[in-house]
Context: one part of a larger RNA
């Protein structure tokens, strides 16, 4: 001297952009944080409004709307992504370069082949039972792009047999034959070109989605290796699934991954083993660099969801807001049993020196679902609080000597504050207040022209291209104009030396101060105080920390 997610003290005008539980991975009231699709499927209300008939005159039924709407339910996609945290982990865990001839990838893009023809069921649903409740059952009845099997089927999979190129000699890719396994599922729109009734619909044609198989890309991901990755030796030996090998399971795939036999082996002083501390990186402070500390906001990765275990669905989890068990906690109970999980966003308790709103919005940008209208979405985008940090602006400018008055000093001559004030002349930043007022919105999607593809087709869907409407949480904000007005706006540390700034007074080794020297015991430039000066400035100092 720089720096800090700081924190204290005193002060404190105003904007922009960041940052904001570093400690108990402590316990959590409350609300939201993962839903969507009706263009997969059955079925389907109720308030309320109208009109009617009954009459007891304010009830009751009927009908129509509400409305194929709300709320469930089956089924698909999604929930493994965004979001938090750093508890563990000294690790192929991370960061770098590599390998898969040892793997798999939903969605989503390209290219080839198909979409046949049958069944049985089961929710919702009705009627019933059990339980306080969470929830369980029993009979019947039904739909599917839910399941189920049949039929076709390859350049897929496996099996044999030949052959071929390549190789790391283990294998691995292609080509031929011949065997064996294996699929599907319809929705919406539109039209009658062929058939059937003879309107106009059915089969039926077709146009988009959708499905099912296979090859290839993209994009995710799993596994293997080479270096790099804290401190202790006051830790020296460690190891029996251990270290190899056959063989078989296992997994999407290598591998003691697991089991069985078999052989005894592997690791160490270039530090094994055990022990302590830690997430790890691109960064980020700080330094002329080397280097040394660090690892918050952002970015990669990894690991974790009250603790510990399993697994199950599923492309993908052994799953933060799924499920089973096992415990500690905390609720509810009729004591027979049930519920719960803020290291999502706000918030609330305790801890602590300490660290925010139980805000608005889905208008942008990202994601889920959907054909799409749109849902949803504390991701995000804004706001509120905090000088916690950068930056940037003001708190006023020229003049002005009688050197006013006042303070303080003084050798009583005078000096000092000090052009400082005052007055005189201006200027209008930020605040106020008045009135206008944005950009960020272009998609999508709508209607209209218009072209081109399909096709029988001028129908209709599908692509485009032009025009035009819709859509704004910030927010009447940001910005401008314009009214007044010097008005509303400066502390805070220091003055012996180190180190920039000196005199009174008071106290008298007392109070006191202090980073070091050290100072104070009656002339303290060192303690309090006034005047006066440095410095820094909306901040300034003090602590801790790091170089």
């Nucleotide at each position: 001297g720089a720096a800090u997610g700081a924190a204290c003290g005193c002060u404190g005008g105003c904007g922009g952009c960041g940052u904001g539980c570093u400690u108990a991975a402590c316990a959590c009231a409350u609300g939201c944080a993962a839903g969507u699709c009706g263009c997969a499927c059955g079925a389907g209300a109720a308030c309320g409004c109208u009109u009617c008939a009954g009459c007891u005159u304010g009830c009751u039924g009927a009908a129509g709307u509400u409305a194929g709407u709300a709320a469930a339910g089956u089924g698909g996609c999604g929930c493994a992504c965004g979001g938090g945290u750093g508890a563990g982990u000294a690790a192929c865990g991370c960061g770098u370069g590599g390998g898969u001839a040892a793997u798999c990838u939903u969605c989503c893009c390209c290219c080839g082949a198909g979409u046949u023809g049958g069944g049985g069921a089961u929710a919702a649903c009705a009627u019933u039972g059990c339980g306080a409740a969470a929830g369980c059952g029993a009979u019947g009845c039904u739909a599917a792009u839910a399941c189920c099997g049949g039929a076709u089927a390859a350049u897929a999979u496996c099996u044999c047999a030949a052959g071929u190129a390549c190789u790391c000699c283990g294998g691995u890719a292609c080509u031929u034959g011949a065997g064996a396994u294996c699929a599907a599922a319809g929705g919406u729109g539109g039209c009658c070109u062929c058939u059937a009734c003879a309107u106009g619909u059915a089969a039926g044609c077709u146009a988009c989605c959708g499905u099912u198989u296979g090859g290839g890309g993209a994009u995710g991901a799993g596994c293997c290796c080479g270096c790099g990755u804290a401190c202790c030796a006051u830790u020296a030996g460690c190891u029996u699934g251990u270290u190899g090998g056959u063989a078989g399971g296992g997994u999407a795939a290598u591998g003691g991954c697991c089991u069985a036999c078999c052989a005894a082996g592997g690791c160490u002083g270039c530090g094994a083993u055990g022990g302590u501390u830690a997430g790890c990186u691109g960064g980020u402070c700080u330094g002329a660099g080397a280097g040394g500390a660090u690892g918050a906001u952002c970015a990669g990765c990894c690991a974790c969801a009250c603790u510990g275990g399993a697994a199950c669905u599923g492309a993908c989890a052994c799953a933060c807001g799924g499920u089973c068990c096992a415990g500690a906690c905390u609720c509810c109970u009729a004591c027979g049993g049930g519920a719960g999980g803020c290291a999502g966003c706000a918030g609330u308790g305790a801890g602590g020196a300490a660290u925010u709103u139980u805000g608005c919005g889905c208008a942008a940008u990202g994601g889920g679902g959907g054909a799409a209208a749109c849902c949803c979405u504390g991701a995000c985008g804004c706001a509120g609080c905090a000088a916690c940090g950068c930056c940037g602006c003001g708190u006023g400018a020229g003049u002005g000597a009688u050197g006013a008055a006042g303070g303080c000093u003084u050798u009583c001559g005078g000096g000092u504050c000090g052009u400082a004030a005052a007055g005189c002349u201006c200027u209008g930043u930020c605040a106020a207040g008045u009135g206008g007022g944005a950009a960020g919105a272009a998609a999508c999607c709508a209607c209209a022209u218009g072209a081109u593809g399909c096709u029988a087709a001028u129908a209709u869907c599908a692509u485009c291209u032009u025009g035009u409407g819709c859509u704004g949480a910030c927010g009447g904000u940001a910005c401008c104009a314009c009214u007044g007005a010097a008005g509303g706006a400066a502390g805070c540390a220091c003055c012996g030396g180190c180190u920039a700034a000196c005199u009174c007074c008071g106290u008298g080794c007392c109070a006191g101060c202090a980073g070091c020297u050290g100072c104070g015991g009656u002339a303290a430039u060192a303690c309090g105080g006034g005047g006066g000066g440095u410095g820094c400035a909306a901040g300034c100092g003090u602590u801790a920390u790091u170089c």
Small-subunit ribosomal RNA, 5' domain from a metagenome, 547 nucleotides, folded computationally. It matches the Rfam family "Bacterial small subunit ribosomal RNA".